[in-house]
């Protein structure tokens, strides 16, 4: 210097389960298990919903791994002052 981002601003999306009978309470997973102005995610979208009380395989269950799954839904635009990164130029 112009670009770009896990950077600024803005503006939306979204789940809160499982076991111990319930409740209270405590156990487990997870970023997160109902409130906190927290926490993931926003088309480069496995956040999330569906399918689906799905099939396998484990587990106390859930959670996990592997299938379903280049299935079908799924929510943003700006901008370079700081901040990163990488790229080019100049200088020493």
């Nucleotide at each position: 210097a112009g670009c770009u981002g896990u950077c600024a601003c803005u503006a939306g999306g979204g789940g809160u389960g499982c076991c111990a009978a319930c409740a209270a309470u405590g156990g487990c997973u997870g970023a997160g298990a109902c409130u906190a102005a927290a926490c993931c995610c926003u088309u480069u979208g496995a956040a999330c919903c569906u399918g689906a009380a799905c099939c396998u395989g484990u587990u106390a269950a859930u959670a996990c791994g592997g299938g379903c799954g280049u299935a079908g839904g799924g929510a943003u635009g700006u901008g370079c002052a700081a901040c990163a990164a990488a790229u080019g130029c100049a200088a020493a």